[in-house]
RNA sequence: GCGCCUGUAGCUCAGUGGAUAGAGCGUACGGUUGCGGUCCGUAAGGUCGCAGGUUCAACUCCUGCCAGGCGCA
Numbered sequence: 001g002c003g004c005c006u007g008u009a010g011c012u013c014a015g016u017g018g019a020u021a022g023a024g025c026g027u028a029c030g031g032u033u034g035c036g037g038u039c040c041g042u043a044a045g046g047u048c049g050c051a052g053g054u055u056c057a058a059c060u061c062c063u064g065c066c067a068g069g070c071g072c073a
Stems, first nucleotide, its partner, number of pairs: 001072007010025004018056001027043005049065005
């Protein structure tokens, strides 16, 4: 330099054009307990990598860029 894949919550990931973007773990608070752990409940936490385009509507499709991974040279 070229090709392919990935980028969504603190971490691991789901969501393959529609309605308020979700799960597990973690965190905070509460319950339970003599205290802690386990278990149960509630909550917080997201410019969906960035910009543009298509569309009535984009996390999703297209283009460019950025970052990471793999392969080729």